[in-house]
RNA sequence: CCAAGAAAAAGCCAAAGCGGCCAUAAGGCCGGGACGGAAAGCCGCGGAUCUAUAUUAAGAUAGCCGGGUUACCUUG
Numbered sequence: 001c002c003a004a005g006a007a008a009a010a011g012c013c014a015a016a017g018c019g020g021c022c023a024u025a026a027g028g029c030c031g032g033g034a035c036g037g038a039a040a041g042c043c044g045c046g047g048a049u050c051u052a053u054a055u056u057a058a059g060a061u062a063g064c065c066g067g068g069u070u071a072c073c074u075u076g
Stems, first nucleotide, its partner, number of pairs: 002076004012037002018031005035063001041069003045066003048061004
């Protein structure tokens, strides 16, 4: 540097649901929570889905799939 893996070790993230706040909505943030995750870190580039408008727009989901990029440990 590249590839693979989560057996070990150190850790990490955090679904649903509940409470509060934001938003027209999808949904987001915070707190408790823990279904799961080897990138469930980050990026709306491609596809997909959702909301909104429906003359033209716009927004959301990275834990939907693909892709890009960064990264702990171990093995080769």

c-di-GMP-I riboswitch aptamer from a Deltaproteobacteria bacterium, 76 nucleotides, folded computationally. Lineage of the source: Bacteria > Pseudomonadati > Myxococcota > Myxococcia. It matches the Rfam family "c-di-GMP-I riboswitch aptamer". Its family is annotated with cyclic-di-GMP binding in the Gene Ontology. Its mean pLDDT, the model's own confidence on a scale to 100, is 85.